A computed fold for a 118-nucleotide RNA from Levilactobacillus suantsaiihabitans, annotated as FMN riboswitch aptamer (RFN element). Of the family's consensus pairs, 100% are formed in the model. The sequence was found by an Rfam model in a public genome assembly. The organism belongs to Levilactobacillus, within Bacteria. The coordinates come from a structure-prediction model, not an experiment, and the mean pLDDT is 84. Rfam family: FMN riboswitch aptamer (RFN element). From the family's description: The RFN element is a highly conserved domain that is found frequently in the 5'-untranslated regions of prokaryotic mRNAs that encode for flavin mononucleotide (FMN) biosynthesis and transport proteins.

């Protein structure tokens, strides 16, 4: 170093400023944000998690599930550079990706410790 088991820790960000209104971080102008693994470095590719739905006493199983183009460089980029776009669960509340809540939860996974195996 590989692999298996057990354990520990960690594991989601964001409405500045303004308008209307009795009331809006929810509407309007505008601002801001981007989980995990893969791959030329990715919110928009592939896969996964979360959320939601169904089944189950339960552990869990099954299903659903948003969004990108153009130009440039290069062996290679829907990932970089330039430009212009787009997307965002449920419940509450003046209509919410950003507030509050389920959630001091859970998890994709990341790092590490101990032991075993070849």
């Nucleotide at each position: 170093g590989u692999u298996c088991a057990u354990c520990u820790u960690c594991a989601g960000g964001g409405c500045a400023g303004g308008g209307u209104g009795g009331a809006a971080u929810u509407c309007c102008c505008g601002a801001c944000c981007g989980g995990c693994g893969g791959u030329a470095a990715a919110g928009u590719c592939c896969g996964c998690g979360a959320c939601c739905c169904g089944c189950g006493u339960g552990a869990g199983c099954g299903g659903u599930g948003g969004a990108u183009u153009c130009g440039g460089u290069g062996c290679a980029a829907c990932u970089c550079c330039g430009a212009a776009a787009c997307c965002g669960a449920c419940a509450g509340u003046a209509u919410a990706g950003u507030c509050u809540g389920g959630u001091a939860u859970g998890c994709a996974g990341a790092a590490g410790a101990u032991g075993g195996a070849g």